This is a predicted structure of a 79-nucleotide RNA (c-di-GMP-I riboswitch aptamer) from a Halanaerobiales bacterium. It matches the Rfam family "c-di-GMP-I riboswitch aptamer". Gene Ontology term of the family: cyclic-di-GMP binding. Rfam's curators write: GEMM was predicted in a large-scale screen for bacterial structured RNA regulatory elements. The sequence was found by an Rfam model in a public genome assembly. The prediction has a mean pLDDT of 77.
[in-house]
RNA sequence: GAUAAGAAAAGGCAAACCUAUCGUGAGGUAGGGACGCAAAGCUAUGGGUCUAAAAAACUAUGAUUGCCAGGCUACCGAU
Numbered sequence: 001g002a003u004a005a006g007a008a009a010a011g012g013c014a015a016a017c018c019u020a021u022c023g024u025g026a027g028g029u030a031g032g033g034a035c036g037c038a039a040a041g042c043u044a045u046g047g048g049u050c051u052a053a054a055a056a057a058c059u060a061u062g063a064u065u066g067c068c069a070g071g072c073u074a075c076c077g078a079u
Base pairs, nucleotide, nucleotide: 004079006076012037013036017032018031019030020029021028022027035066041072042071043070045069046068047067048064049063050062
């Protein structure tokens, strides 16, 4: 230095819920808050799920990366 894995330390993020706000909606944003997280950092690329429209079938242009997987990047130094 690199890879794998994750003890300690320094830290980091922020579920549910509440308030305000945006949106038809799923859901998002800001503040509070902490269930948890070794990538709970980035990327909607694949799958799944949710929402809208729709007589049915087909099907997102939307959402969910803290549902799973992939790609990129990264702190620490016991092993």